[in-house]
RNA sequence: CGCGACAAAGGCAAACCCGUCAAAAGGCGGGGACGCAAAGCUACGAGGCUAAAGGCGCCGAAAUCCGUCGCCCACGCCAGUCGAGCUACCGAAC
Numbered sequence: 001c002g003c004g005a006c007a008a009a010g011g012c013a014a015a016c017c018c019g020u021c022a023a024a025a026g027g028c029g030g031g032g033a034c035g036c037a038a039a040g041c042u043a044c045g046a047g048g049c050u051a052a053a054g055g056c057g058c059c060g061a062a063a064u065c066c067g068u069c070g071c072c073c074a075c076g077c078c079a080g081u082c083g084a085g086c087u088a089c090c091g092a093a094c
Base pairs, nucleotide, nucleotide: 002094003091004090011036012035016031017030018029019028020027021026034080040086041085042084044083045082046081047078048077049076054072055071056070057069059067060066
């Protein structure tokens, strides 16, 4: 350095519930533990989620305005989907 033990000391915390922020996805705080040896950090690549703004279309008396709806779309989000990069506690065996 790799590696990861029925080791020790510690750590994180899925679903769900409450509060809060957000258009949403989701974030944050509290409770709670399914799990995790990087479940620490970074959206760089792949992938996924959302679609406010924007674009296109339908409909409406309604045009280039307005509104509902449908489709597209990330500059929003996910690091507990995979890869990559950065950093790190402990030390049995190999």